Model confidence (mean pLDDT): 82 of 100. Transfer RNA from a Candidatus Nanopelagicales bacterium, 71 nucleotides, folded computationally.

[in-house]
């Protein structure tokens, strides 16, 4: 330069054209003389921009990062 892959919450994954899911962390409570550990309930997110659809994180087009290969 070309070619395939990943981009989701602080972090580390899952999912799917039709309310976006789990752990772990975080915050309050509540259990305990304290603490750890355990329970409850909160808050946080689909990389950009565009297009297709009634509807798009999910499909198409483009752009950034990044990994991996090839020149």
């Nucleotide at each position: 330069g070309c070619g395939g892959g990943u981009g989701u919450a602080g972090u580390g994954a899952a999912a799917u054209g039709g309310c976006a899911u789990c752990a772990c962390a975080c915050a309050a409570c509540c259990u305990u003389c304290c603490c750890a550990a355990g329970g409850u309930u909160g808050g946080a997110g689909c990389g950009c921009g565009g297009g297709u659809u009634c509807g798009a994180u999910u499909c198409c087009c483009g752009u950034c990062a990044c990994c991996c290969g090839c020149u």
The sequence is in RNAcentral, with records from ENA. It matches the Rfam family "tRNA". Rfam describes the family as follows. Transfer RNA (tRNA) molecules are approximately 80 nucleotides in length. RNAcentral records the identical sequence in 3 taxa.